The prediction has a mean pLDDT of 88.
This is a predicted structure of a 268-nucleotide part of an RNA (large-subunit ribosomal RNA, domain VI) from an uncultured Lentisphaeria bacterium.
It matches the Rfam family "Bacterial large subunit ribosomal RNA". Rfam links the family to the GO terms structural constituent of ribosome and ribosome.
It was read from a public genome assembly.
Context: one part of a larger RNA
RNA sequence: CGCAGGAUAUUUGACGAGAACAUUCCUUAGUACGAGAGGACCGGGAAUGACUGACCUCUGGUGUUCCAGUUGUGGCGUCAGCUGCAUUGCUGGGUAGCUAUGUCGGGAAUGGAUAAGCGCUGAAAGCAUCUAAGCGCCAAGCCAACUCGAAGACGAGAUAUCCCAACCCGCAAGGGUUCUAAAGGCAGGUCGAAGACUACGACCUCGAUAGGUUGGAGGUGUAAGUACAGCAAUGUAUUCAGCUUACCAAUACUAAUCAGCCGUGAGG
Numbered sequence: 001c002g003c004a005g006g007a008u009a010u011u012u013g014a015c016g017a018g019a020a021c022a023u024u025c026c027u028u029a030g031u032a033c034g035a036g037a038g039g040a041c042c043g044g045g046a047a048u049g050a051c052u053g054a055c056c057u058c059u060g061g062u063g064u065u066c067c068a069g070u071u072g073u074g075g076c077g078u079c080a081g082c083u084g085c086a087u088u089g090c091u092g093g094g095u096a097g098c099u100a101u102g103u104c105g106g107g108a109a110u111g112g113a114u115a116a117g118c119g120c121u122g123a124a125a126g127c128a129u130c131u132a133a134g135c136g137c138c139a140a141g142c143c144a145a146c147u148c149g150a151a152g153a154c155g156a157g158a159u160a161u162c163c164c165a166a167c168c169c170g171c172a173a174g175g176g177u178u179c180u181a182a183a184g185g186c187a188g189g190u191c192g193a194a195g196a197c198u199a200c201g202a203c204c205u206c207g208a209u210a211g212g213u214u215g216g217a218g219g220u221g222u223a224a225g226u227a228c229a230g231c232a233a234u235g236u237a238u239u240c241a242g243c244u245u246a247c248c249a250a251u252a253c254u255a256a257u258c259a260g261c262c263g264u265g266a267g268g
Base pairs, nucleotide, nucleotide: 001152005163006162007161008160009159010158011157015149016148017147018146021049022048023047024046025045026044027043033038051106052105053104054103055102059100060099061098062097066093067092068091069090070089071086072085073084074083075082076081110144111143112142117137118136119135120134164267165178166177167176168175169174179265184262185261186260188204189203190202191201192200209255210254211253212251213250214249215248216247218244219243220242225238226237227236228235229234
């Protein structure tokens, strides 16, 4: 820009893309078959591998924004307590998120038309013949079925809902006057399990969108100070304490202020 008014939702599906796997065991059944050795079709059930999708409850990884221990050295006058630097100094753990080696799922069933092939009826050609007319069966293959995208599918589809003025002149086309600025969108802001940017999604005081605060979960593992015991290192009590990031809630304390722009008036 188009889709013959403008919007917001929900959709149909022409068409396109993906998937399509393999093996083992049990049973049928030591049955059919076979002298024996051996040993099934068909059918039913249970698993596994590779591939693949999603997810983080579990098992782990990471987690330089959390907690603790500890070495050297510098600083806060000293002690105590903190803190800088040394790969995050090193070490032990670890929330969220992200992850696989973890968890769950998938390739199932079915129909249609067929290939080779197997047939029925059947002439040409009194017979025969699956074929010439006609009618069946049949494959991991084909078309559907399953998953995803999809109306720029210009053949531009469908459904629901929302929105939009009066008067005057004129036969009409059209013109004029006075009003109006809708529905909706954009921009701006607070943000996001969305993201390179853009886009997408939530919210903007009629508000829990983010931060803060409070409570909780989870993590770490019993803070500091004080008291007591010990010559002291240290231990014990207060104390499952103290601290705590991304998690879950509650709460307007802070920031989403006030404004703005586009879009018209019933539709060639």